[in-house]
Context: one part of a larger RNA
C1' cells in the first nucleotide's frame, strides 16, 4: 500500500406503519352579499410566541334540548386561580354580540388609515372633547316643486323599491386565436377549441309542428343505444361527418295578439242620431268616429275565431233611464272540475316521514409461555350482533362499535289532507266574408351557420335594396315546376328524463404509503426567490407506558463512564429497522 476477516463510524436505503392523499358511488345541498359577504388586518387568555376560537359582551353571553362527573381548547406541561349534582365541562337547535379594512357606500386615501356633515345625548360657564344613529352612486316607482319660455318639458327635492361584490364545474349568449397537421403551404385543420365579456339556473338551453316522412303513416322537448364511421362533404388531401326509422329514459300541456262587446281617459265631430226590443213617458256635454287603458271574447289546420240565425241547458236576488212584457248582465247557492314547476296566486293548520344532539343493545373463564396474552392447550358461551378500529403480540363474547330497536324542546326539508282560491254553457248545426302575429314572408347582393368549403344548395340567421297575400290565403317535401302530401311563421311560458360538485354525511377500491400519494400526512401555498405578474421547496415514525436516566465520576461545554428504568437502552431523544458508496482499528496473507 492492496486483498480478505472481524468489530466500528458515517450515511438513510430497504421492511413494516399511517394521522394525509387519489379515484369513485349513493343521499344532501346548489349558493352568500347594503339586516355588510367572500377575504383579511387588528385584537382578545392571570403569565400567552404560534395554531384554535372568538370580537371591546372578545377561547367567550341567553335560552332551550341532549348527556355526564368532572371541567378551564391545541405546541404543553407547570404555576396562580376559579367553575361544578341550584347541573360546571362538552354536543345539538334557537338568538344576542359582532372593532377596522374589503362591493365598501359621508369625503379622501399608500387597504385595515385620515377628515367631515346633520339629527339626538352625556361633558364644560362656554368653545374645543366623547357616544349613537345617518349622509355612495344608478335605475324603476311615486309625490311635491320648477328654468331659458305662456302651458310645457329639462332640472330639483322628498317617500318607497332594486341592483352593485363573491362563487369550484357544469350552462346559454357575445367575442375569438396560434402552435399543431396536411410529413412545405395558402383553401383546408386544430376549432367555433383556448381565451376575454355577458347573463342565470339549480340545472340551463329546448319545447308542443309553417316538423319528420312517402306507408293501414308518426305526432312537443331532451338524453342513451342503433342507424355509422353510414349517407355525404372535402387542394375529393389531411381530414371533417349527419339525419329518418328502431329500441329506450321520461312524460304535459298551455297562454297571449287580432275580429267583435262594454268601460276610462283624451282629441275631433256636432243637435241628429241614440238611450237592449216592443208601448208610452223621459233625458240630451248622450251618440258617432280616432287613440291610450282596462276587463270580456279568443287560440286553430278533419282550418280556428268573431258576428247575425236555429236547437238544447237549475234555483234565488239585484241591474240594463221609468212603468209593462221578454231578452240579456252580474252577484250568490247548488252541481262539477282544478291548483301552488306552466296554465291567476297566497299563507296557514294538521299528521306523517327525515335531516340537525343522543339512547338501548348478547355472550369467557382456567391454566402454560412471555415483559405483556388477544397467540397455544383445555372446557363454555352469543349470534337479527363472526364489518371495522383499539386493548402490552394475533379478541365473536375486555372497550369502542356491529345486527336490531329506540328519540327531539328548537330549527330546516318532503308528502298527504284540509282549510283556501280558480274556473265552468254546449252543437261535425245555417248564413256572413270581419279578424287570424309586416318593413314580416318573400327577391337580389354580400355574409355567416347547418356534417355540406358555392357546389344542381334547398332549410336556417341577416347587413344593404326592393317588398305581398288573409283561408278562392300561406309555407314545406335538398335548385326549379306540376301534381300529390304535411303543415300554419312573422308573439309567449312549460315539470320530468340530461350536465356539473366548490360543499355536507355515509360507503367502497386487483388506488399511494413518505423521492409514492395533493405542492401541503409535519403550523404548506408556508419558508424562500422575484419590482411584479409569478415562481415554491425541505420536513413523518423513542417505548406499551416517559418509567425521558436520580446519584457519582471525566469535562469550560459538547460527549462519554458507571448507575438506575425498561422486555430490549447497538430502543437515549441527532432515538423502529438500519442496506451500499465513503473513514476507521484488529489482524491474517502479500508486496
Nucleotide at each position: 500500500g492492496g486483498c480478505g476477516u472481524a468489530c466500528g463510524g458515517u450515511g438513510g436505503a430497504u421492511g413494516c406503519c399511517u394521522u394525509g392523499g387519489c379515484g369513485c358511488c349513493a343521499a344532501g345541498a346548489g349558493g352568500c352579499g347594503a339586516u355588510g359577504a367572500a377575504g383579511g388586518g387588528c385584537g382578545u387568555g392571570g403569565u400567552a410566541a404560534g395554531c384554535u376560537g372568538c370580537g371591546a359582551u372578545a377561547a367567550g353571553c341567553u335560552c332551550c334540548g341532549g348527556u355526564c362527573a368532572g371541567c378551564c381548547g391545541c405546541u404543553a406541561a407547570a404555576c396562580a386561580g376559579g367553575c361544578u349534582a341550584u347541573a360546571a365541562c362538552c354536543c345539538g337547535g334557537a338568538g344576542a354580540u359582532u372593532c377596522c379594512c374589503g362591493a365598501a357606500u359621508g369625503g379622501g386615501g399608500a387597504a385595515a388609515c385620515c377628515c367631515g356633515g346633520c339629527u339626538c345625548c352625556g361633558g364644560u360657564c362656554a368653545u374645543g372633547c366623547g357616544g349613537a344613529g345617518u349622509c355612495a352612486u344608478u335605475c324603476c316607482g311615486u309625490a311635491c316643486u320648477g328654468a331659458a319660455u305662456a302651458c310645457a318639458u329639462a332640472g330639483g327635492u322628498g317617500c318607497g323599491g332594486a341592483a352593485g361584490g363573491c362563487u369550484a364545474a357544469c350552462c346559454a349568449g357575445g367575442g375569438g386565436a396560434a402552435c399543431u397537421g396536411a410529413a412545405a403551404c395558402a383553401u383546408c385543420u386544430a376549432a367555433g377549441u383556448a381565451c376575454c365579456c355577458u347573463g342565470a339556473g339549480g340545472a340551463a338551453g329546448a319545447g308542443a309542428a309553417a316538423g319528420c316522412a312517402a306507408a293501414u303513416g308518426c305526432g312537443a322537448u331532451u338524453c342513451c343505444c342503433u342507424g355509422a364511421g353510414u349517407a355525404g362533404c372535402g387542394g375529393c388531401g389531411a381530414g371533417c361527418g349527419a339525419a329518418a326509422c328502431g329500441g329506450g329514459a321520461a312524460c304535459a300541456g298551455c297562454c297571449c295578439a287580432a275580429a267583435c262587446c262594454g268601460g276610462u281617459u283624451g282629441a275631433g265631430u256636432g243637435u241628429a242620431a241614440g238611450u237592449c226590443u216592443a208601448u208610452a213617458c223621459a233625458c240630451g256635454u248622450u251618440g258617432c268616429u280616432c287613440a291610450u287603458c282596462c276587463g270580456g271574447g279568443g287560440u286553430u289546420g278533419u282550418g280556428g275565431g268573431g258576428c247575425c240565425g236555429g236547437c238544447c241547458a237549475g234555483a234565488c236576488a239585484g241591474g240594463u233611464g221609468u212603468a209593462u212584457a221578454g231578452a240579456c248582465c252580474u252577484g250568490u247557492c247548488a252541481g262539477g272540475g282544478a291548483g301552488u314547476u306552466a296554465c291567476a296566486a297566497a299563507u296557514c293548520u294538521u299528521u306523517a316521514u327525515u335531516c340537525u344532539a343522543g339512547u338501548c343493545g348478547a355472550a369467557c373463564a382456567g391454566c402454560c409461555u412471555g415483559g405483556a396474552a388477544a397467540g397455544g392447550c383445555u372446557g363454555a358461551c352469543c349470534a337479527a350482533a363472526g364489518a371495522g378500529g383499539g386493548u402490552g403480540a394475533a379478541a365473536g363474547u375486555c372497550c369502542u362499535g356491529u345486527a336490531g330497536a329506540c328519540g327531539a324542546a328548537a330549527g330546516g326539508a318532503u308528502a298527504a289532507a284540509g282549510a283556501c282560491u280558480c274556473c265552468c254553457g254546449g252543437c261535425a248545426u245555417g248564413g256572413u266574408a270581419c279578424c287570424c302575429g309586416a318593413g314580416u314572408a318573400c327577391c337580389a347582393c354580400g355574409g355567416g351557420a347547418c356534417a355540406c368549403g358555392u357546389g344542381g344548395a334547398a332549410c336556417c340567421c341577416u347587413g344593404u335594396g326592393g317588398g305581398a297575400a288573409u283561408c278562392u290565403g300561406g309555407g314545406a317535401g335538398g335548385a326549379c315546376c306540376a301534381u300529390c302530401u304535411c303543415c300554419c311563421a312573422a308573439g309567449g311560458c312549460u315539470a320530468a328524463a340530461u350536465a356539473c360538485u366548490u360543499c355536507u354525511u355515509g360507503g367502497c377500491g386487483a388506488c399511494c404509503g413518505a423521492u409514492a400519494g395533493u405542492g401541503a400526512a409535519c403550523c404548506a401555498g408556508u419558508a424562500c426567490c422575484g419590482u411584479g405578474a409569478g415562481g415554491g421547496a425541505a420536513a413523518g415514525g423513542u417505548g406499551a407506558a416517559a418509567a425521558g436516566a436520580a446519584c457519582u465520576c471525566c469535562u469550560g461545554g459538547c460527549g462519554g463512564a458507571g448507575a438506575g428504568u425498561g422486555a430490549a437502552a447497538u430502543a437515549g431523544a441527532a432515538c423502529c429497522u438500519g442496506a451500499a458508496a465513503c473513514c476507521g482499528u484488529a489482524u491474517g496473507c502479500u508486496u
Description:
The part of an RNA shown here (large-subunit ribosomal RNA, domain I) has 591 nucleotides and comes from a Planctomycetota bacterium. Its Rfam family is "Bacterial large subunit ribosomal RNA". Taxonomically the source falls in Planctomycetota (Bacteria, Pseudomonadati).